RNA sequence: CCUGACAUAGCGCAAUGGCAGAGUACCCGCCUGAUAUGCGGGAGGUUGAUGGUUCAAGUCCAUCUGUCAGGA
Numbered sequence: 001c002c003u004g005a006c007a008u009a010g011c012g013c014a015a016u017g018g019c020a021g022a023g024u025a026c027c028c029g030c031c032u033g034a035u036a037u038g039c040g041g042g043a044g045g046u047u048g049a050u051g052g053u054u055c056a057a058g059u060c061c062a063u064c065u066g067u068c069a070g071g072a
Base pairs, nucleotide, nucleotide: 001071002070003069004068005067006066007065010024011023013021018055026042027041028040029039030038048064049063050062051061052060
C1' cells in the first nucleotide's frame, strides 16, 4: 500500500428492515442461626462516528476511526 472480518449494557455475546434482549457482574428483597447456593425484582444502551436509502435502519449503501486477519 491492497483486501476481508469485526465494533451493541461494566464484561463476553444475541437480535429476519418493524417494541434493542438474554447470560454474567452490580443493587434490593426472599430463603438461613449466619454464610454460600437457590428464588424473585430492579437499574444500567446516543447499537464506534458522519452522511445516504426507506413509512421505518443495530440490520442495507458510502466515507471515516479503531481492532484483528490475509496479501504485496